[in-house]
Molecule: FMN riboswitch aptamer (RFN element)
Organism: Bacillota bacterium
């Protein structure tokens, strides 16, 4: 270099404006958000090199960075069961189609659509609570272990 462990740091976002009502950011129009890893026929940026041409467009290489809420798996929630407890086991765990380029679309263009624990409360993805909480991972280290 990687690998396996340890301690440390971090590690979700969003109800404009309008109707109605005694009362709702819960209802109705409408508005808005989209954890973690992988995948990416590829894309777009970005740096270097090289072709091109007055120059620019552009055309190749190499490197990196970013790119899915609905593919694929993880994760908090919840449900049982064991624990003094920490936590452990199991289980549940939400949604996408049409069209277009093409040799091939679950990722790229376009269009429409569609999901979103629990517990309060006028019926929640957006408010307030568990939660100054865990996590899935990310990061980096004068660590420690085989190679």
């Nucleotide at each position: 270099u990687g690998g396996c462990g340890c301690g440390u740091u971090c590690c979700g976002g969003c109800g404009a404006g309008g109707g109605g009502c005694c009362a709702a950011u819960u209802c109705c129009c409408g508005a808005c958000c989209g954890g973690u890893g992988g995948u990416g026929a590829u894309g777009u940026c970005c740096u270097g090199g090289g072709g091109g041409g007055c120059a620019a467009a552009c055309c190749c290489c190499a490197g990196g960075a970013c790119a899915a809420g609905u593919c694929c798996a993880c994760g908090a929630g919840c449900c049982g069961c064991g624990u003094a407890a920490g936590c452990g086991c199991g289980g549940u765990u939400g949604a996408g189609c049409c069209g277009g380029c093409g040799a091939g679309a679950a990722a790229c263009c376009g269009g429409c659509a569609c999901c979103g624990a629990c517990g309060g409360u006028a019926a929640a993805g957006u408010c307030c609570g568990g939660a100054u909480g865990g996590a899935a991972g990310a990061a980096g280290g004068u660590c420690g272990c085989a190679a």